A computed fold for a 141-nucleotide RNA from Bacillus litorisediminis, annotated as FMN riboswitch aptamer (RFN element).
It matches the Rfam family "FMN riboswitch aptamer (RFN element)". From the family's description: The RFN element is a highly conserved domain that is found frequently in the 5'-untranslated regions of prokaryotic mRNAs that encode for flavin mononucleotide (FMN) biosynthesis and transport proteins.
The coordinates come from a structure-prediction model, not an experiment, and the mean pLDDT is 80.

RNA sequence: UGGUUCCUUCGGGGCAGGGUGCAAUUCCCGACCGGCGGUGAUGAGCGAUCGCUUGCUCUAAGUCCGUGACCCGUAUUUAAUACGGUGGAUUCGGUGAAAAUCCGAAGCCGACAGUGAAAGUCUGGAUGGGAGAAGGAAGAC
Numbered sequence: 001u002g003g004u005u006c007c008u009u010c011g012g013g014g015c016a017g018g019g020u021g022c023a024a025u026u027c028c029c030g031a032c033c034g035g036c037g038g039u040g041a042u043g044a045g046c047g048a049u050c051g052c053u054u055g056c057u058c059u060a061a062g063u064c065c066g067u068g069a070c071c072c073g074u075a076u077u078u079a080a081u082a083c084g085g086u087g088g089a090u091u092c093g094g095u096g097a098a099a100a101u102c103c104g105a106a107g108c109c110g111a112c113a114g115u116g117a118a119a120g121u122c123u124g125g126a127u128g129g130g131a132g133a134a135g136g137a138a139g140a141c
Base pairs, nucleotide, nucleotide: 002141004138005137006136007135008134009133010132017029018028019027031121032120033110034109035067036066037065038064043058044057045056046055047054048053062108063107071085072084073083074082075081090106091105092104093103094102112124113123114122
């Protein structure tokens, strides 16, 4: 340092202002938000070199890859657990050797249930679950 088992902690944001209406944070104008891991031509820091150049660390995507919550199924009737499945969204221009990630512009997307009226943003399942993150312990290689 890596693999194994176990423990602890952490682990999601958002309708301002206005219109219609008896009634809407649900409709309309408008506003606002972006889980986790990876990648990466970002940015920052430290270092090597006379220099060209180069190493390491941190950081960088809602819409590129993967993944979680929700939902469905199977094991097995309930719970729990495991496994499987379903599940959203980007173009144009610029720079450049190279852009799905940089810069600029304009778009687009967002579980289920509830509601006096249709919800990414309210309420609820949820003081739950969770991708994972950090720290620690064990004995052995």
Notes
It was read from a public genome assembly, where an Rfam model found it.